[in-house]
RNA sequence: CACGUAUUCCGGGGUCGGUGAAAGUCCGAACCGGCGGUUACAGCCCGCGACCCUGACGACGCGCCCGCGUCCGAUGGCUGACUCGGUGGAAUUCCGAGGCCGACAGUAAGAGUCUGGAUGGGAGGAAUGCGAG
Numbered sequence: 001c002a003c004g005u006a007u008u009c010c011g012g013g014g015u016c017g018g019u020g021a022a023a024g025u026c027c028g029a030a031c032c033g034g035c036g037g038u039u040a041c042a043g044c045c046c047g048c049g050a051c052c053c054u055g056a057c058g059a060c061g062c063g064c065c066c067g068c069g070u071c072c073g074a075u076g077g078c079u080g081a082c083u084c085g086g087u088g089g090a091a092u093u094c095c096g097a098g099g100c101c102g103a104c105a106g107u108a109a110g111a112g113u114c115u116g117g118a119u120g121g122g123a124g125g126a127a128u129g130c131g132a133g
């Protein structure tokens, strides 16, 4: 140094004002951007995670005996958004400019920013120990 293995830790951000009986949801202006990859740095290129749907295997219980229910959860599905110019060997990633996107449920008026599932989960990252090189 890389590999295998075990343990531990880390692992999501964002507002003011106006109108109004009531809005952090409308209007005006603002603010935010998980993870890995990518010959040069990414919310909008490629992929992943989460949400949502499907639900194998398995476990438990019940029953009119081969069905039902509950739990776990593989697999698969779904899943938003970018252009132009400049620099350069190389950039939809940097610089300039102008745009665009953002789950589900809830709410005394409609939500990327409030509340909730979530003191959760997770793509992954780091450290330490052991092992054989």
Stems, first nucleotide, its partner, number of pairs: 001133001003131008015029004030113002032102002034048004043100002052077002058071005082098005104116003
This is a predicted structure of a 133-nucleotide RNA (FMN riboswitch aptamer (RFN element)) from Tessaracoccus oleiagri. Rfam family: FMN riboswitch aptamer (RFN element). Rfam describes the family as follows. The RFN element is a highly conserved domain that is found frequently in the 5'-untranslated regions of prokaryotic mRNAs that encode for flavin mononucleotide (FMN) biosynthesis and transport proteins. The coordinates come from a structure-prediction model, not an experiment, and the mean pLDDT is 86. The organism belongs to Tessaracoccus, within Bacteria.